Transfer RNA from a bacterium, 74 nucleotides, folded computationally. Model confidence (mean pLDDT): 82 of 100. Its Rfam family is "tRNA". Rfam classes the family as a transfer RNA. Rfam links the family to the GO term triplet codon-amino acid adaptor activity.
RNA sequence: CCGCCCGUAGCUCAAUCUGGCAGAGCAGCAGCCUUUUAAGCUGAUGGUUCCAGGUUCAAUUCCUGGCGGGCGGA
Numbered sequence: 001c002c003g004c005c006c007g008u009a010g011c012u013c014a015a016u017c018u019g020g021c022a023g024a025g026c027a028g029c030a031g032c033c034u035u036u037u038a039a040g041c042u043g044a045u046g047g048u049u050c051c052a053g054g055u056u057c058a059a060u061u062c063c064u065g066g067c068g069g070g071c072g073g074a
Base pairs, nucleotide, nucleotide: 001073002072003071004070005069006068007067010026011025012024013023020057029043030042031041032040050066051065052064053063054062
């Protein structure tokens, strides 16, 4: 320098292909249970979907550029 993949909750990842209410598990919080803790059960909370722009009635999703990480080639 060229090509490919990845970036979503505190963490690990879905949803993207086929645009239509942003989700799960774990952690943390509250409650129940227990003599207490742990375990178990229940509930709620938690998001600038890496950044900027474009297309669209509508973008995590499509297009362009940039940033960061990984892999391969020269």